[in-house]
RNA sequence: UUCCGGGAAAGCCAACUACGUCGAGAGGCGUAUUCGGAAAGCUUCGGGUCUUGGGCAACCAAGAUGGCUGGGUUGCGUCU
Numbered sequence: 001u002u003c004c005g006g007g008a009a010a011g012c013c014a015a016c017u018a019c020g021u022c023g024a025g026a027g028g029c030g031u032a033u034u035c036g037g038a039a040a041g042c043u044u045c046g047g048g049u050c051u052u053g054g055g056c057a058a059c060c061a062a063g064a065u066g067g068c069u070g071g072g073u074u075g076c077g078u079c080u
Base pairs, nucleotide, nucleotide: 007079012037013036017032018031019030020029021028022027035067041073042072043071045070046069047068048065049064050063051062052061053060054059
C1' cells in the first nucleotide's frame, strides 16, 4: 500500500410501546422511547409474508412490507 474480516472509536439509523394524524385495510408520517442494525441508506426487478377485491376452488388483480430475503445501486471507518 492492497485485499478480507469486523473487536473498537467518532458518528448514523431507530424496534416495541404510547400519543397525534393519514388510509377501507395491511400499513405510512410526526413526537417521545431505544430492541437492535456494518449498510436497519435508497430501490418492488425476483421470491416470501400481509391487506383488499374477484373466484366453488386452484388462482388472478391491485396495494403494503426495504427492520423477511435475493439482486441492483450509493455511502462511512482503516486505530487495531